Source information
Large-subunit ribosomal RNA, domain II from Candidatus Woesearchaeota archaeon CG10_big_fil_rev_8_21_14_0_10_34_12, 681 nucleotides, folded computationally. Taxonomically the source falls in Candidatus Woesearchaeota (Archaea, Nanobdellati). It matches the Rfam family "Archaeal large subunit ribosomal RNA".
[in-house]
Context: one part of a larger RNA
RNA sequence: GCCAGGGAGUUAACUUAAUUGGCAAGGUUAAUAUACUAUGUAUAGUAGCCAAAGCGAAAGCGAGCUUGAAAAAGCGAGAGUCAAUUGGGUUAGACCCGAAGCCGGAUGAUCUAUUCCUGGGCAAGGAGAAGUUUUCCGAAAGGAGAAUAGAUGCCUGAACCAAUACUGUGUACAUGCGUUUGGAUGACCUGGGAUUAGGGGUGAAAAGCCACUCGAAUUCGGCCAUGGCUGGUUCCUAUUGAAAUAUACCUUCGUAUAGUCUUACUUGUUUUUGUAUGCAAGGUAAAGUACGGAUAAAGUUUGCAGAGACAUUUGUCUACGGAACUUUUUCCAACUCAGAAUUUGCAUACUGAUAAAGUAGGAAACAGGGGCAGUGCGUAAGGUACUGUUCCGAAACCCGAACAAGGGUGCGUAUAGUUAAGGUCCCAAAAUUCUUGCUAAGUGCAAUUAAAUCUGGUCAGAAAUCUGAGACAGUAGGGAUGUAGGCCCAGAAGCAGCCACCAUUCAAAGAAAGCGUAACAGCUCACCUAUCGAGAUUUUCGGCGGAAAAAAUGGACGGGGCUAAGCAAGGUACCGAUACUAUACAGUUAUCCAGUUGGAUAAUCUGGUAAAUAGGCGUUCUUAUUGCGCAGAAGCUCUAUCUAAAGAUGGAGUGGAGUGAUAAGAAGUGAGAAUCCUGGU
Numbered sequence: 001g002c003c004a005g006g007g008a009g010u011u012a013a014c015u016u017a018a019u020u021g022g023c024a025a026g027g028u029u030a031a032u033a034u035a036c037u038a039u040g041u042a043u044a045g046u047a048g049c050c051a052a053a054g055c056g057a058a059a060g061c062g063a064g065c066u067u068g069a070a071a072a073a074g075c076g077a078g079a080g081u082c083a084a085u086u087g088g089g090u091u092a093g094a095c096c097c098g099a100a101g102c103c104g105g106a107u108g109a110u111c112u113a114u115u116c117c118u119g120g121g122c123a124a125g126g127a128g129a130a131g132u133u134u135u136c137c138g139a140a141a142g143g144a145g146a147a148u149a150g151a152u153g154c155c156u157g158a159a160c161c162a163a164u165a166c167u168g169u170g171u172a173c174a175u176g177c178g179u180u181u182g183g184a185u186g187a188c189c190u191g192g193g194a195u196u197a198g199g200g201g202u203g204a205a206a207a208g209c210c211a212c213u214c215g216a217a218u219u220c221g222g223c224c225a226u227g228g229c230u231g232g233u234u235c236c237u238a239u240u241g242a243a244a245u246a247u248a249c250c251u252u253c254g255u256a257u258a259g260u261c262u263u264a265c266u267u268g269u270u271u272u273u274g275u276a277u278g279c280a281a282g283g284u285a286a287a288g289u290a291c292g293g294a295u296a297a298a299g300u301u302u303g304c305a306g307a308g309a310c311a312u313u314u315g316u317c318u319a320c321g322g323a324a325c326u327u328u329u330u331c332c333a334a335c336u337c338a339g340a341a342u343u344u345g346c347a348u349a350c351u352g353a354u355a356a357a358g359u360a361g362g363a364a365a366c367a368g369g370g371g372c373a374g375u376g377c378g379u380a381a382g383g384u385a386c387u388g389u390u391c392c393g394a395a396a397c398c399c400g401a402a403c404a405a406g407g408g409u410g411c412g413u414a415u416a417g418u419u420a421a422g423g424u425c426c427c428a429a430a431a432u433u434c435u436u437g438c439u440a441a442g443u444g445c446a447a448u449u450a451a452a453u454c455u456g457g458u459c460a461g462a463a464a465u466c467u468g469a470g471a472c473a474g475u476a477g478g479g480a481u482g483u484a485g486g487c488c489c490a491g492a493a494g495c496a497g498c499c500a501c502c503a504u505u506c507a508a509a510g511a512a513a514g515c516g517u518a519a520c521a522g523c524u525c526a527c528c529u530a531u532c533g534a535g536a537u538u539u540u541c542g543g544c545g546g547a548a549a550a551a552a553u554g555g556a557c558g559g560g561g562c563u564a565a566g567c568a569a570g571g572u573a574c575c576g577a578u579a580c581u582a583u584a585c586a587g588u589u590a591u592c593c594a595g596u597u598g599g600a601u602a603a604u605c606u607g608g609u610a611a612a613u614a615g616g617c618g619u620u621c622u623u624a625u626u627g628c629g630c631a632g633a634a635g636c637u638c639u640a641u642c643u644a645a646a647g648a649u650g651g652a653g654u655g656g657a658g659u660g661a662u663a664a665g666a667a668g669u670g671a672g673a674a675u676c677c678u679g680g681u
Stems, first nucleotide, its partner, number of pairs: 001681006011092013026050003032044005054061002064075004095232002098229001102222006113196001115194007122186001124156003127152001131148007160183003165179002168177002198214001200210003235616006245258005261362007274350008287336002292332003296328007304321001306320001307318004368392010397408003412585007422575003425560003431572001433571006444562002453547003457544003461540006474531005480504003485499003510525001513524003586606002588603006617670001619667010635654008
């Protein structure tokens, strides 16, 4: 892991509601007693309890009472009671399993910690303290040398004790082994015997150790401790069907009340959808600048706190600054002259539907989430907190490659057809469909990335200017003279710099737009002519493209692939869902008929988690009635039929002695999950 068996809302009392039954202004017995067909039944038993009258604190009054001066207000005046069954509540272990803990009494120091008593142990080597002897020096005290001696929490290193590193290696009935390392005459190691006990001991102190147990041992008991927490909670079908919000809480994974769900009863259309018309409400979107505030530019007026200049006796002036006004520019959640749509109220008409409220019983839920529209906070977020709506939650099916909430559409059963979204080259159902453009980037082939900025890529449009009196571009020629303008300068001649920038000849030609020279020279340009022969130049707007464009295994338009099978606009056909239509059937609810059962019609009926409600199936046992069985019961294996299902009934084989049906009743009454329990494998 699998299989088999076991395994969780029970019982009692009280209470509340519903249903059924008995009796009823009453209902009912408890203990107990007696009888009998005796673990029960029947009878007796009215003690008690509930009801029959309430109101008031009470006296008290009484279908009324109390409060109040009164008006008026509060509570009352309508049949109960005893049982059974079922749904809730309370008290008990109270659906089952599950703590860590707390308290009490005992048991432990054969492990280990300290201490005490009594024993035992420590190879070998090294260093060489005091003391002593002796020699020398010295008056002595004492000093020096040599020998002897053998101190030491001394050194090296076995036994012995420990346990630094490899965090080596190894085990899981649980700390070993290896190498390396520390101590090794000492605060040493060790045998035996004793001592201290659980909020206590012991501790050279690590909260260490106190028998594989220690930040409070073990064991039994209180004990089925408690758990707002996790897990589990066993047959079928039918009807309806939520919430994740508000308020409160030592409250935030909980609970209470309300809202939302469900069931029964009562009232009985008072409710509600859509359309149209009429009358009202409103200050949002967009917009605007009439008010308030902000904003940019210009103008007018004003010397006016400031600033500057000039004067110094207060002043004068100003192109800085300020103020007011005017014109134009750009705006506003806390601006609105004006102002929608959607929306809301009332009334009327039509339309189609069935809700709605109250009372009583039962809940679940109070972690929500996504899209769209509008907001707060935040750089932002698959962020967070709100408002409205919708979907998921609790929703299958089709599309979106895959994909809770995006698009289509709300699934009783079966068959056929038609469509929606989305698609129609192949994977893969259906157009290699039609018309007109665009794209050359594999751009792109939907939502699944891209911006500022740049673009003589290409397509369409608009305006202006030039143009057969010849444009634009190219080519050829000219591009001069006064003059080397004047000044300056070593030089300055178109071209270092300053000033001026004239005039002439011309088809045209600057006192020169650039290169160049030391200065000249030289080469171009502007400008003119010739040649050529038809459009050219500039600005602007749009479509599709290009650059901007960098990520980690090789790689993604879903893939193949496509120049359309891409993009834009339009047309036709087809495919495509549990949608729609048709036919048949089942159920639910309502109405009608019938009147135990059933039939007909209708429905914009029949997805569903938590939950409420209804009806059934099966297991064991009891009572009554009635069956089957050695001519083969139960059980088991295979198999057939029936039902919407739980399940039921046959057949064959096996098996070898019990076992059904019907009507009632009682439960140790249904398993796949609980790191479930026991056994098997």